[in-house]
The RNA shown here (c-di-GMP-I riboswitch aptamer) has 72 nucleotides and comes from a soil metagenome. The coordinates come from a structure-prediction model, not an experiment, and the mean pLDDT is 90. Rfam family: c-di-GMP-I riboswitch aptamer. Rfam links the family to the GO term cyclic-di-GMP binding.
Order: sequence, then C1' cells, then structure tokens
RNA sequence: GAAAAAGGCAAACCCAUCGCAAGGUGGGGGCGCAAAGUCACGGGGCCCGCGAGGGCUAGCCGGACUACCGAA
Repeated sequence: GAAAAAGGCAAACCCAUCGCAAGGUGGGGGCGCAAAGUCACGGGGCCCGCGAGGGCUAGCCGGACUACCGAA
C1' cells in the first nucleotide's frame, strides 16, 4: 500500500456439536479484510455472579511478535 502476481482468511445466515451464557468448534456460505496471522498486555463491549471475582470478544480500539509481493 500504487499497479500487479502467488495465494490466504472468511461476516451474516443455515446444519451439527460443546457451553448456564457470552461464545467456541466442524461443515456449508461470502459481508468483507494488506495482516480479518498469533497474543487477553491496556481500554471498550458481552456473559456468569449479591459481591469479590471468573469467562468470552483479536472481524471494537490501542499495543507486542511474526509474515507474501514490492512503485512513489
């Protein structure tokens, strides 16, 4: 992040399954993504709980680490 090239991931929704739930996983499906690769470190949001606290969300924002191509 311009033009390309090789590719990659995969929203909503549907089916199955795990979970109290948020949500996860597999298959289908493609809204989109130059890190929509990985990490729960700091915020935000969501769930459980009287609370303390615990869980989830990286495709909410920031940050860290890694990665293909390569003009200005």